[in-house]
Context: one part of a larger RNA
RNA sequence: UGACGGGGGCCCGCACAAGCGGAGGAACAUGUGGUUUAAUUCGAUGAUACGCGAGGAACCUUACCCGGGCUCAAACGACAGGGGAAUAUGCGUGAAAGCGCAUAGCUAGCAAUAGUCGCUGUCGAGGUGCUGCAUGGUUGUCGUCAGCUCGUGCCGUGAGGUGUCGGCUUAAGUGCCAUAACGAGCGCAACCCCUGCCUUCAGUUGCUAACAGUUAAGCUGAGGACUCUGGAGGGACUGCCGGCGCAAGCCGUGAGGAAGGAUGGGAUGACGUCAAAUCAGCACGGCCCUUACGUCCGGGGCGACACACGUGUUACAAUGGUCGGCACAGCGGGAAGCCAUAUGGUGACAUAGAGCGGAACCCGAAAGCCGGUCUCAGUUCGGAUCGGAGUCUGCAACUCGACUCCGUGAAGCUGGAUUCGCUAGUAAUCGCGCAUCAGCCAUGGCGCGGUGAAUACGUUCCCGGGCCUUGCACU
Numbered sequence: 001u002g003a004c005g006g007g008g009g010c011c012c013g014c015a016c017a018a019g020c021g022g023a024g025g026a027a028c029a030u031g032u033g034g035u036u037u038a039a040u041u042c043g044a045u046g047a048u049a050c051g052c053g054a055g056g057a058a059c060c061u062u063a064c065c066c067g068g069g070c071u072c073a074a075a076c077g078a079c080a081g082g083g084g085a086a087u088a089u090g091c092g093u094g095a096a097a098g099c100g101c102a103u104a105g106c107u108a109g110c111a112a113u114a115g116u117c118g119c120u121g122u123c124g125a126g127g128u129g130c131u132g133c134a135u136g137g138u139u140g141u142c143g144u145c146a147g148c149u150c151g152u153g154c155c156g157u158g159a160g161g162u163g164u165c166g167g168c169u170u171a172a173g174u175g176c177c178a179u180a181a182c183g184a185g186c187g188c189a190a191c192c193c194c195u196g197c198c199u200u201c202a203g204u205u206g207c208u209a210a211c212a213g214u215u216a217a218g219c220u221g222a223g224g225a226c227u228c229u230g231g232a233g234g235g236a237c238u239g240c241c242g243g244c245g246c247a248a249g250c251c252g253u254g255a256g257g258a259a260g261g262a263u264g265g266g267a268u269g270a271c272g273u274c275a276a277a278u279c280a281g282c283a284c285g286g287c288c289c290u291u292a293c294g295u296c297c298g299g300g301g302c303g304a305c306a307c308a309c310g311u312g313u314u315a316c317a318a319u320g321g322u323c324g325g326c327a328c329a330g331c332g333g334g335a336a337g338c339c340a341u342a343u344g345g346u347g348a349c350a351u352a353g354a355g356c357g358g359a360a361c362c363c364g365a366a367a368g369c370c371g372g373u374c375u376c377a378g379u380u381c382g383g384a385u386c387g388g389a390g391u392c393u394g395c396a397a398c399u400c401g402a403c404u405c406c407g408u409g410a411a412g413c414u415g416g417a418u419u420c421g422c423u424a425g426u427a428a429u430c431g432c433g434c435a436u437c438a439g440c441c442a443u444g445g446c447g448c449g450g451u452g453a454a455u456a457c458g459u460u461c462c463c464g465g466g467c468c469u470u471g472c473a474c475u
Stems, first nucleotide, its partner, number of pairs: 002474001004471002007469007015459002019422005026314008034305002042053002064300007076124006087104007105116004126289002129287003135283002137278003140274001142272001147186006153162003166177003192266003197234007207223002211221003237260001240254001241252004303441001316415001320374007332363003337356002341352004381412001386407007428451007
């Protein structure tokens, strides 16, 4: 100087408390450990691994296993050699890859025969083999915490200190005052994007107040007012008023205002810590393999199952289940696509077929509201599991796809110790879209809108953090 303390002071955070909903019990989905296996490829392991890499494992992917092949090689570059005219069709074997053969043509040769798009040789190749403790790049975490430093000066023999401390204040080392310090840098904030209000410009594929026509419809004429779309501006600054204060600033049922004291949300992550993660995204040093640790193919495995854990989904019901009728979104996506409509089918879907590369066409919102029924029961709750019959994708659904219909109807009656999230359009709850994608094991991930709460006295305690100070057996 730091680190540490079951030392002290001050302060903060869904940290506790106050609330709401969960997890831990059940079934299933998924990841992991373990075990098993020919293989169950590899990595990630307190917080910061475990619906993580994987934003799509039937083949492929695939890196693993078994078996069958290839060896200048599956692909690519350079050099050298030598031949060249020109390839086409078929067959055998085989699981395929591959291997072999025939015919015609062509080339060389007197012929036998050999070759036939690429070949031979050499040097590079290739490796998801090892080392993340040799590395680059990228990432997690402390933490969007308010800190981390520098120049000059001053103090100290020096390490170092001061500045950065103190008082007040702030979300903030934010600012004000004070001051042997005066300034400055990286961080904070602001500049960027979305959202909420207004103005203006523009008016189709969007909109419809007035006028006209037509009525089933903004359908048509027409209009730019309104909604909306998308460009440019304005707007909020403690600016105004009152109180407190030296000031910074704080307080107010204040005014005005769409919005008030950071409006709300996002992007943005300082010096550094964990020899944190990644050699399997990529790159790269070193080491290792070279008829194999390379490479091609068929099949299997990554999907196993006594068990243990994490994350989820569905429930245990009446604020509910079920049947019928009636409404209202937003983000987005669409051509080997989205599919209106009609017909067939109980249905998944099939057949026909219009529109749309899309503000035009298509992709049905559900909770909700109005009626009926069920009456507390392992039930008209719950849907696992299993049997049968099908649909679709795809070369192919046995291992190992999703969906539909009929039947079957398991556990489960609110979950011990313990533990998690959340402070407002949030939690809870309801559906919708997208990426990946032939299909899909998505209950995951990322977005979108609908309905829409409760509680916060307070900072004693638990956890994490910041500043000052003190002790100190560590540095």
RNAcentral holds the full RNA, with entries from ENA and SILVA. A computed fold for a 475-nucleotide part of an RNA from an uncultured bacterium, annotated as small-subunit ribosomal RNA, 3' major domain. Its mean pLDDT, the model's own confidence on a scale to 100, is 80. It matches the Rfam family "Bacterial small subunit ribosomal RNA".